[in-house]
Context: one part of a larger RNA
C1' cells in the first nucleotide's frame, strides 16, 4: 500500500438544519454517453514468451509469432446505467379528526421549609462531635408563639413513566410556540437517503457589563486529628450558585454504540392510539414507543439478539504499536481563561 476494521483492544464527530456530492421505487417510449459485439488505424526498436536458425554446447546472436492488456475510430446490440419524454402509488411529504406529553419561550401565582428582622413566653444553656475545641447565648440565646421581609428550589404524585435531535426539562395557571403517535385512505406524484464546507443548538465550570443574595459553598481563617495535615471531621466564610444582556464551546455530551433502509424465532412487563366484544378480563387484533429474558446468528470473550453487536444496501465521520503529546510550531476563533488543527526529534 492492496486492505483489515470502530460497545469495552486505537477508532462513531456532543447534536441538529442543510449546500456540494455521493446513492435513489416502479411501467412505457425514445437516444446510444457509460456497457458489450464487429471489423479498421495506431500502439518504434530493443527488452520478454514461444517455436525455428547460427558461432562444437551454453551465454550471446539472428528470424518469425505472440505480447504491448492502451488510444482512436466503422458499423451493430439495447439488459444494466445514465441522459429526455409520458404515465404510475407502495417510498417521502400534504389535508381532515382525534391522542398522549417535565418539548421550548414569556407572564402571573402557591405552599412547605430555610434564614434574617419586630413582639410576646420563657431562662441557662445552646451548637457541634468518635470524642472535644473554635462559635453562639443573661446586652437574654437555644426552644416556642405571633407578626414582616428576601432568595432559592418545588415533598407527595413519581414509575424500569414520559417529552426532546442532542445538552436537556418537574408546583400550578395563562398566552405564544416546535415535534409525535393514531385514524381516514381524500390530494401531490420519487418531491427521497446521506451530508464535507456553512450556519445554528450545546451539562457545569469560567469570562465581561449590570442586578441580586436566603440556604449551600472553591479560596480563606479559625477549632480539632496527625509525626506532619497545605485534607478527611467541625465553626465561619468571599467568589459562585440565582436573574438580564453579551461570550466561552468543553465533558466518562456514554448505549464509551454515526444516520436511513429492508430482511431474520418467540415469552414476560410497561407508556400513548385505533379496533372487535353489550360489557368485562394482567382478553383478541394491529400500530409507535420503553424495558427484562431468550431463539437462530454474530462475538477473542464479555456480551448482543426485530431498539442488534444478526443478515444486506447507500452515504459520512474516524483508527493504522506505546511513550514523546493533544505537546511544539504555524493558522483560525476568544477579553481572557484557553479552544480547533495538529507534527518531528528521540526512544521502548
Nucleotide at each position: 500500500c492492496u486492505g483489515g476494521g470502530c460497545g469495552u483492544a486505537a477508532a462513531g464527530g456532543g447534536g441538529g438544519u442543510g449546500u456540494a456530492g455521493g446513492u435513489u421505487g416502479u411501467g412505457g417510449c425514445g437516444u446510444a454517453a457509460g456497457u458489450c459485439a464487429u471489423g479498421g488505424g495506431u500502439g518504434a526498436a530493443a527488452a520478454u514468451c514461444a517455436c525455428a536458425a547460427g558461432c562444437u554446447c551454453a551465454a550471446c546472436u539472428u528470424g518469425u509469432g505472440a505480447c504491448c492488456u492502451g488510444c482512436c475510430u466503422u458499423u451493430g446490440a439495447u439488459a444494466c446505467u445514465g441522459c429526455g419524454c409520458c404515465g404510475c402509488u407502495g417510498g417521502a411529504g400534504g389535508u381532515c379528526a382525534g391522542u398522549a406529553g417535565a418539548g421550548g419561550a414569556g407572564a402571573g401565582c402557591g405552599g412547605a421549609a430555610c434564614u434574617a428582622c419586630c413582639g410576646g413566653u420563657g431562662u441557662a444553656g445552646c451548637g457541634g462531635u468518635g470524642a472535644a475545641a473554635u462559635g453562639c447565648a443573661c446586652a437574654g440565646a437555644u426552644a416556642u408563639c405571633g407578626g414582616u421581609a428576601g432568595g432559592a428550589a418545588c415533598a407527595c404524585c413519581a414509575g424500569a413513566g414520559g417529552c426532546g435531535a442532542a445538552g436537556g426539562c418537574g408546583g400550578c395557571u395563562c398566552u405564544c410556540u416546535g415535534g409525535a403517535c393514531u385514524g381516514a385512505u381524500u390530494c401531490u406524484g420519487a418531491c427521497a437517503c446521506u451530508g464535507a464546507a456553512a450556519c445554528c443548538c450545546g451539562a457545569a465550570a469560567g469570562c465581561u457589563g449590570g442586578g441580586g443574595g436566603a440556604g449551600c459553598a472553591a479560596a480563606c481563617a479559625g477549632g480539632a486529628u496527625u509525626a506532619g495535615a497545605g485534607a478527611c471531621c467541625c465553626u465561619g466564610g468571599u467568589a459562585g450558585u440565582c436573574c438580564c444582556a453579551g461570550c466561552c464551546c468543553u465533558a466518562a455530551a456514554c448505549g464509551a454504540u454515526g444516520a436511513g433502509c429492508a430482511c431474520u424465532a418467540g415469552g414476560c412487563g410497561u407508556g400513548g392510539g385505533a379496533u372487535c366484544g353489550c360489557a368485562a378480563a394482567u382478553g383478541g387484533u394491529u400500530c409507535c414507543g420503553u424495558g427484562u429474558c431468550g431463539u437462530a446468528g454474530c462475538u477473542a470473550a464479555c456480551g448482543c439478539g426485530u431498539u442488534a453487536a444478526g443478515u444486506g444496501c447507500u452515504c459520512c465521520g474516524c483508527c493504522u504499536g506505546g511513550g514523546g503529546a493533544g505537546u511544539a510550531c504555524g493558522c483560525u476563533c476568544g477579553c481572557a481563561a484557553g479552544a480547533g488543527u495538529g507534527a518531528a526529534a528521540c526512544u521502548c